This is a predicted structure of a 73-nucleotide RNA (transfer RNA) from Candidatus Tagabacteria bacterium RIFCSPLOWO2_01_FULL_39_11. It matches the Rfam family "tRNA". The family's RNA type in Rfam is transfer RNA. Lineage of the source: Bacteria > Bacteria candidate phyla > Candidatus Tagaibacteriota.
RNA sequence: GGGGACGUAGCUCAGUUGGCAGAGCGCCGCUUUUGCACAGCGGAGGUCACGAGUUCGAAUCUCGUCGUCUCCA
Numbered sequence: 001g002g003g004g005a006c007g008u009a010g011c012u013c014a015g016u017u018g019g020c021a022g023a024g025c026g027c028c029g030c031u032u033u034u035g036c037a038c039a040g041c042g043g044a045g046g047u048c049a050c051g052a053g054u055u056c057g058a059a060u061c062u063c064g065u066c067g068u069c070u071c072c073a
Stems, first nucleotide, its partner, number of pairs: 001072007010025004019056001027043005049065005
C1' cells in the first nucleotide's frame, strides 16, 4: 500500500426482509432473612464509532472518515 471481518448499555452479545432499540451478567431499590447470600418483583443506564446520502421512515441500504482484528505484499 491492497483485500476481508468487526464497532449496539459498565461487560459479553442478539437485533432475520428498513417500521417501538433488546437479552444475560453487573448496578440500584423493595420483598424475604436475626444478618449476608440465594430467590422473586421493580428501576436506572444508549449520539447503535463519527459524518453525509437515499427513503415517509435507517442500528439495518449507499459513500466517506476513524479505530480494532486478520490475510496478502